[in-house]
Annotation
The prediction has a mean pLDDT of 77. TPP riboswitch aptamer (THI element) from Ruania albidiflava DSM 18029, 105 nucleotides, folded computationally.
RNA sequence: GGCAGACGACAGGGGAGCGCCUGCGAGCGCUGAGAGUGCGGCCAACCGCAGACCCUCGAACCUGCUCCGGUUAGCACCGGCGAAGGGAGUCGAGCACCUCUCGAC
Numbered sequence: 001g002g003c004a005g006a007c008g009a010c011a012g013g014g015g016a017g018c019g020c021c022u023g024c025g026a027g028c029g030c031u032g033a034g035a036g037u038g039c040g041g042c043c044a045a046c047c048g049c050a051g052a053c054c055c056u057c058g059a060a061c062c063u064g065c066u067c068c069g070g071u072u073a074g075c076a077c078c079g080g081c082g083a084a085g086g087g088a089g090u091c092g093a094g095c096a097c098c099u100c101u102c103g104a105c
Stems, first nucleotide, its partner, number of pairs: 001098002007092004011056004017030004021025001037050005061086003067080004
C1' cells in the first nucleotide's frame, strides 16, 4: 500500500406457498427467516404505501418450470437442469493474509 470474511452508514432489491373442514372463517394443520399484519384504491380479485423478514451477485428472488429423479397428505425438502439466463451497492473503517520500502543483526 492492497484487502477475503466479519462490521458500520446510507441506499436499493425481493417473496408471501401447500393441505384439511357441508364450520369457508383467513378457522385448523405443514414447511419456512418470513406465509393474506396495517392503511388506502369498491371490504372479492388485483394494485399502491407501510410493517416484519430475507437478500444486494455461484442461490434473496424471477425465467426455463404445469421440467426430470427421489421423497411428502401436499407444499416444502434432497439431487439434476446449474458456475444456465436474468437479478438490487456505494462509501467508511479494517483484523487475518498478501505486497512494497526502510532499519538492525
Its Rfam family is "TPP riboswitch aptamer (THI element)". Gene Ontology term of the family: thiamine pyrophosphate binding. The model forms 100% of the base pairs in the Rfam consensus. The sequence was found by an Rfam model in a public genome assembly.